[in-house]
Context: one part of a larger RNA
RNA sequence: UGGCGGGGGCCCGCACAAGCGGAGGGGCAUGUGGUUUAAUUCGAUGAUACGCGGGGAACCUUACCCGGGCUUGAAAGUUACUGAAUCAUCCAGAGACGGAUGAGUCCUUCGGGACAGGAAACUAGGUGCUGCAUGGCUGUCGUCAGCUCGUGCCGUGAGGUGUUGGGUUAAGUCCCGCAACGAGCGCAACCCCUAUGUUUAGUUGCCAGCAUGUAAUGAUGGGGACUCUAAACAGACUGCCUGUGCAAACAGUGAGGAAGGUGGGGACGACGUCAAGUCAUCAUGGCCCUUACGUCCGGGGCUACACACGUGCUACAAUGGGCGGUACAGCGGGCAGCUACCUGGCAACAGGAUGCGAAUCUCCCAAAGCCGUCCACAGUUCGGAUCGGGGCCUGCAACUCGGCCCCGUGAAGCUGGAUUCGCUAGUAAUCGCGUAUCAGCAAUGACGCGGUGAAUACGUUCCCGGGCCUUGUACA
Numbered sequence: 001u002g003g004c005g006g007g008g009g010c011c012c013g014c015a016c017a018a019g020c021g022g023a024g025g026g027g028c029a030u031g032u033g034g035u036u037u038a039a040u041u042c043g044a045u046g047a048u049a050c051g052c053g054g055g056g057a058a059c060c061u062u063a064c065c066c067g068g069g070c071u072u073g074a075a076a077g078u079u080a081c082u083g084a085a086u087c088a089u090c091c092a093g094a095g096a097c098g099g100a101u102g103a104g105u106c107c108u109u110c111g112g113g114a115c116a117g118g119a120a121a122c123u124a125g126g127u128g129c130u131g132c133a134u135g136g137c138u139g140u141c142g143u144c145a146g147c148u149c150g151u152g153c154c155g156u157g158a159g160g161u162g163u164u165g166g167g168u169u170a171a172g173u174c175c176c177g178c179a180a181c182g183a184g185c186g187c188a189a190c191c192c193c194u195a196u197g198u199u200u201a202g203u204u205g206c207c208a209g210c211a212u213g214u215a216a217u218g219a220u221g222g223g224g225a226c227u228c229u230a231a232a233c234a235g236a237c238u239g240c241c242u243g244u245g246c247a248a249a250c251a252g253u254g255a256g257g258a259a260g261g262u263g264g265g266g267a268c269g270a271c272g273u274c275a276a277g278u279c280a281u282c283a284u285g286g287c288c289c290u291u292a293c294g295u296c297c298g299g300g301g302c303u304a305c306a307c308a309c310g311u312g313c314u315a316c317a318a319u320g321g322g323c324g325g326u327a328c329a330g331c332g333g334g335c336a337g338c339u340a341c342c343u344g345g346c347a348a349c350a351g352g353a354u355g356c357g358a359a360u361c362u363c364c365c366a367a368a369g370c371c372g373u374c375c376a377c378a379g380u381u382c383g384g385a386u387c388g389g390g391g392c393c394u395g396c397a398a399c400u401c402g403g404c405c406c407c408g409u410g411a412a413g414c415u416g417g418a419u420u421c422g423c424u425a426g427u428a429a430u431c432g433c434g435u436a437u438c439a440g441c442a443a444u445g446a447c448g449c450g451g452u453g454a455a456u457a458c459g460u461u462c463c464c465g466g467g468c469c470u471u472g473u474a475c476a
Stems, first nucleotide, its partner, number of pairs: 001476002003473003007470007015460002019423005026314008034305002042053002064300007076123004081117003086103006106113002125289002128287003134283002136278003139274001141272001146185006152161003165176003191266004196234007210221003237260001240254001241252004303442001316416001320375007332363003337356002341352004382413001387408007429452007
């Protein structure tokens, strides 16, 4: 000087408390451990692994296993040779691949060119090892308020001072003081979305005012008023008032205002820590393989199952379940696509058909809600696992191993021990909708969107984490 203390002081944080809803018990989905297996590819492992890499494992993917093939190789470049490319058929085979026949006879400035085959050679190839050789990227402490430097001063020196102190703040934020005076990286602001308004602009919106028309509909003429869309600008700064205070600042039922003291949200992560994670995104040093640890193909596996754990979905019901009627979103996507509408089917869906590369057409009926009605506490009109049968779709192909629909079957489960998690407001809870990946889908996941919409915070003694000062120290 730091770290540490079941030392002290001060102060923060859904850290506790107050409150709401969960997990831990049941069934299922998913990830992991373990076990099994020819293989169940690999990585991630307290917090910071475990719906994680994977934002799509039937083949492919695929790295694993079994079997069958190839060896300048599956791909790219250079050089000489041959042939247009290409297409069709047949044979053997699980296919890769091998064999055979036929059609075809390119462009050209005549140098050659594109493409294909094949030979030799030089380069290949490796998801093989090392994240403790590395780059890059990322997690975490932590959006915590800290981390340093120049000069000066103090100290033999390590170092200190500044950065401590008194106030204040979300903040090393600002003020005052001070052997310090300044500065940098962080904080804040500048950026984006959202809340209000103005202007500009109207192939979305509007009978708002006029007109036409319909059973009805902005359907039409027309209009820019309004909603909206998307660009510019305005607006919030403790600016004003009162009180306290030296100041910074704080308080107020203040005023004005759409918004008030950081308005709400996002992007943004200092010096560093964990030899944290990743050689399997990629890149890369070293090591290793080279008729194989490379590469092609068929099949299997990654989906196994006595068990254990994590994360979720769905329930155990009446604030509910069934049936009928009826209302209101936003974000987004669409041509190998989204599909109105019609017909068939109980339905999944199929057959027709139309519009739209989309503020124009479409996905698109939002659901909870509201109205009416049945069910009266029961393993039930709760719950839907499991299993049987029949079908639909995608795809070369759904046996291992897809999704969906219909009929039947109806299991466990009556609120879950110790313990444990999230959340402070348009939040929790609850309800549906969209997208990426994608032929299809194991999505209950992830990322977004809107609808309805709470309770509680006395307080900082205690648990956890952190900041500043101080103290002890046999630790570095």
Small-subunit ribosomal RNA, 3' major domain from an uncultured bacterium, 476 nucleotides, folded computationally. RNAcentral holds the full RNA, with entries from ENA and SILVA.